Source information
This is a predicted structure of a 73-nucleotide RNA (transfer RNA) from a Minisyncoccota bacterium. Rfam family: tRNA. Its family is annotated with triplet codon-amino acid adaptor activity in the Gene Ontology. It is annotated as a transfer RNA. Its mean pLDDT, the model's own confidence on a scale to 100, is 82. The source organism's lineage runs through Bacteria, Bacillati and Minisyncoccota.
[in-house]
RNA sequence: GCCGGAGUAGCCAAGGCGGUCACGGCGACGGUCUGAAAAACCGUAGAUUCCGGUUCGAUUCCGGACUCCGGCA
Numbered sequence: 001g002c003c004g005g006a007g008u009a010g011c012c013a014a015g016g017c018g019g020u021c022a023c024g025g026c027g028a029c030g031g032u033c034u035g036a037a038a039a040a041c042c043g044u045a046g047a048u049u050c051c052g053g054u055u056c057g058a059u060u061c062c063g064g065a066c067u068c069c070g071g072c073a
Stems, first nucleotide, its partner, number of pairs: 001072007010026003019056001028044005049065005
């Protein structure tokens, strides 16, 4: 330099059919339980990398940028 893949909460991760409340696990916080704690159970909060385009409407489609990973040279 060329080609391909990925970017979603503090961490991991599903989805991507354009419109619904963005699935879930760990963690955090509150509660139940306990003499107290742990475990268990119940609940709460928190997320679509950035810029532009298409569209009535974009996390999703298109283009570009950035970062990471892999392959070729």